[in-house]
RNA sequence: UGGGGCGUCGUCUAAUGGCAGGACACCGGACUUUGACUCCGGCAGUGGAGGUUCGAAUCCUCCCGCCCCAGCCA
Numbered sequence: 001u002g003g004g005g006c007g008u009c010g011u012c013u014a015a016u017g018g019c020a021g022g023a024c025a026c027c028g029g030a031c032u033u034u035g036a037c038u039c040c041g042g043c044a045g046u047g048g049a050g051g052u053u054c055g056a057a058u059c060c061u062c063c064c065g066c067c068c069c070a071g072c073c074a
Base pairs, nucleotide, nucleotide: 001070002069003068004067005066006065007064010024011023012022013021018054026042027041028040029039030038047063048062049061050060051059
């Protein structure tokens, strides 16, 4: 430098173009002599900027980051 893949709560993982969901973690409560377990509730996310569309996590363009392959230099 070229080609390909990936980017979603703190972590992992879903979501035919149509309410962004689940698990773990964390916080609060119940339970318990206390803690753990268990149960209930809560917090929290689409890498960035544009475009298409009635509607974008999803499609298109550019940029950023990570990974793989190839090339160049050494």
A computed fold for a 74-nucleotide RNA from Candidatus Mycalebacterium zealandia, annotated as transfer RNA. Model confidence (mean pLDDT): 80 of 100. RNAcentral holds the sequence, with entries from ENA. It matches the Rfam family "tRNA". About the family: Transfer RNA (tRNA) molecules are approximately 80 nucleotides in length.